RNAcentral holds the full RNA, with entries from ENA and SILVA.
Predicted 3D model of a 521-nucleotide part of an RNA (small-subunit ribosomal RNA, 5' domain) from an uncultured bacterium.
It matches the Rfam family "Bacterial small subunit ribosomal RNA".
Its mean pLDDT, the model's own confidence on a scale to 100, is 83.

Context: one part of a larger RNA
RNA sequence: GGAUGAACGCUGGCGGCGUGCUUAACACAUGCAAGUUGAACGAAGCUUAUAGUACCGAUUCCUUCGGGGAGAAGCGCUAUGAGACUUAGUGGCGAACGGGUGAGUAACACGUGAGCAACCAACCCCUUGCAGUGGAAUAACAACGGGAAACCGUUGCUAAUACCGCAUAAUAUCCCUAUAUGGCAUCAUAUGGAGAUCAAAGAUUUAUCGGUGAGGGACGGGCUCGCGUCCGAUUAGGUAGUAGGUAAGGUAACGGCUUACCUAGCCGACGAUCGGUAGCCGGACUGAGAGGUCGAUCGGCCACAUUGGGACUGAGACACGGCCCAGACUCCUACGGGAGGCAGCAGUGGGGAAUAUUGGGCAAUGGGGGCAACCCUGACCCAGCGACGCCGCGUGAAGGACGAAGGCAUUCGUGUUGUAAACUUCUUUGGAGAGGGACGAAAAUGACGGUACCUCUCGAACAAGCCACGGCUAACUACGUGCCAGCAGCCGCGGUAAUACGUAGGUGGCAAGCGUUAUCC
Numbered sequence: 001g002g003a004u005g006a007a008c009g010c011u012g013g014c015g016g017c018g019u020g021c022u023u024a025a026c027a028c029a030u031g032c033a034a035g036u037u038g039a040a041c042g043a044a045g046c047u048u049a050u051a052g053u054a055c056c057g058a059u060u061c062c063u064u065c066g067g068g069g070a071g072a073a074g075c076g077c078u079a080u081g082a083g084a085c086u087u088a089g090u091g092g093c094g095a096a097c098g099g100g101u102g103a104g105u106a107a108c109a110c111g112u113g114a115g116c117a118a119c120c121a122a123c124c125c126c127u128u129g130c131a132g133u134g135g136a137a138u139a140a141c142a143a144c145g146g147g148a149a150a151c152c153g154u155u156g157c158u159a160a161u162a163c164c165g166c167a168u169a170a171u172a173u174c175c176c177u178a179u180a181u182g183g184c185a186u187c188a189u190a191u192g193g194a195g196a197u198c199a200a201a202g203a204u205u206u207a208u209c210g211g212u213g214a215g216g217g218a219c220g221g222g223c224u225c226g227c228g229u230c231c232g233a234u235u236a237g238g239u240a241g242u243a244g245g246u247a248a249g250g251u252a253a254c255g256g257c258u259u260a261c262c263u264a265g266c267c268g269a270c271g272a273u274c275g276g277u278a279g280c281c282g283g284a285c286u287g288a289g290a291g292g293u294c295g296a297u298c299g300g301c302c303a304c305a306u307u308g309g310g311a312c313u314g315a316g317a318c319a320c321g322g323c324c325c326a327g328a329c330u331c332c333u334a335c336g337g338g339a340g341g342c343a344g345c346a347g348u349g350g351g352g353a354a355u356a357u358u359g360g361g362c363a364a365u366g367g368g369g370g371c372a373a374c375c376c377u378g379a380c381c382c383a384g385c386g387a388c389g390c391c392g393c394g395u396g397a398a399g400g401a402c403g404a405a406g407g408c409a410u411u412c413g414u415g416u417u418g419u420a421a422a423c424u425u426c427u428u429u430g431g432a433g434a435g436g437g438a439c440g441a442a443a444a445u446g447a448c449g450g451u452a453c454c455u456c457u458c459g460a461a462c463a464a465g466c467c468a469c470g471g472c473u474a475a476c477u478a479c480g481u482g483c484c485a486g487c488a489g490c491c492g493c494g495g496u497a498a499u500a501c502g503u504a505g506g507u508g509g510c511a512a513g514c515g516u517u518a519u520c521c
Stems, first nucleotide, its partner, number of pairs: 001521004006517005013393006019386002021351001026349003030346003035093003040090002043087003046083008055074001059070004100304003110228007119221002124217007132166004141156006172197003176193007202209002230276003237267003242264008279301004283294004306327005329340004357383001359382003365379001366377004396426004406417004430462001431458006440448001465510005470491003476505005486493002
């Protein structure tokens, strides 16, 4: 000198774009952050039509005047059908994405380059076949019961794109076999034959949307390897599933991944092991570069979700807003037992030098569900707060000497503040008032927002500070103080004329900032 997710002191006009718990991966009140689908399904509710029926009964007929018959509208119930819709439940898809954090991890975690003849792959795209026929349940619901609650039990009824058979079936899988080609070993590929096993689901507004088998693609993932990746030797030996083999199990898949048996290996001064520290990278800062330091925001990967362990479901999790167990903590309780997890967005307490609103909207972009209409979305888009940073603008411009007054200094002559002010002329950015008023939105739809922007009016009006002035280092005098009070980055100032302390005037520097502290180059 440059830089910062900064903080502190003094000061503070506006706008744009960014950015904002670096500390306690401390504890969390409250609200919201993942739903959707009635075009999978039964049921309940609502409206309506028709039929039946109870009540009531305008009107009307008969009458022996006691009464009897027909009967519109209304209203209740039952059954059937239809309808735009609402929904607790069953089913489907999603919830494994998106969002947060950096605790752990020195590791195939990450980066880079290869490999898988050892693998998976829902939704999407392409190609090609198929969808025949049966069955048994169960939630909802009802009845009864238990419990303070959370919730649960028994019995009974019912549906499906829920569940289970049978059929059909191959270029699928398994097994036997023949031939050919190829390879990096195990082997792979192609063609042919025999046998065995395995599938499906419907909905509908008739347009479609779905289901199932096989092959290919795309997106995504899994595994293996070469190289690279901090400090300590005041850490020198470490290791029994340890190293390898055989067999079996397990996995989507290779493999001590696991188990039994056999062998005794394997790693290490080219630093094993142990200890400390740390998420890694694209990048950021600095530097002429080489290099050094860092890894906030944004993007990629990884790991984690109160601590530890475990599996279930599923194409995918060993799953932040799922389940089970154990620990700590908090809450409810009728003491028997239950409930919870902000390292999501806001917000609270605490810690700290220190870091924001319990805001608006799904209008845009994107995501989930749905044929769609649409619903959900604290992702996101916006607004709010903070000079935290960068950038831009303003606080007026031109003229103006009697060099006014005042201040300060003075050799008392004057010098300086200083064209500075006053005064004259002019302008109106920001600001205030009024009017118009977007782009972002393809038919409709705009939170932002009556915002940006444009026009008119007002009037210099409302808008400058901070640090320094001995040398390094740009900028000097007076007074006060008297080794005191104090200053100080280094050298050093201060003990009676201090350009070094304090104040004032002046001057220098930067400027909505200026200085200090901390850290890096």